[in-house]
Model confidence (mean pLDDT): 83 of 100. A computed fold for a 100-nucleotide RNA from Cytobacillus horneckiae, annotated as Guanidine-I riboswitch aptamer. Of the family's consensus pairs, 100% are formed in the model. The organism belongs to Cytobacillus, within Bacteria.
RNA sequence: AUAUAAGCUUUCUAGGGUUCCGCUUUUUUACAAGGUCUGGUCCGAGAGAAAGCGCAAAGCAUUUAAGCUUUGUUCACGGAGGGAUAAAAGCCCGGGAGAU
Numbered sequence: 001a002u003a004u005a006a007g008c009u010u011u012c013u014a015g016g017g018u019u020c021c022g023c024u025u026u027u028u029u030a031c032a033a034g035g036u037c038u039g040g041u042c043c044g045a046g047a048g049a050a051a052g053c054g055c056a057a058a059g060c061a062u063u064u065a066a067g068c069u070u071u072g073u074u075c076a077c078g079g080a081g082g083g084a085u086a087a088a089a090g091c092c093c094g095g096g097a098g099a100u
Stems, first nucleotide, its partner, number of pairs: 007053006015043002020040002022037001023034003054073007075095001077098001081093003
């Protein structure tokens, strides 16, 4: 000094808590408390998975233009602190600081 496609989206997982549901507790019986409750809803990965779009290369087809097929899309150790939401987190700051 170094990435500009190391792009975007969706679904899901590891993980995460407690708004709602469920569950548990309680002579304020609910408009209460409890996540030191397995869970459903929910949040959810740059460094997890899949798919799609996109991008790149090659080929095919067409020609006014649109298109189709194949291949590739690699690598990636990482705080503390802060922020959002009901709350927390591998969420966001952030492929950041730092380390190698």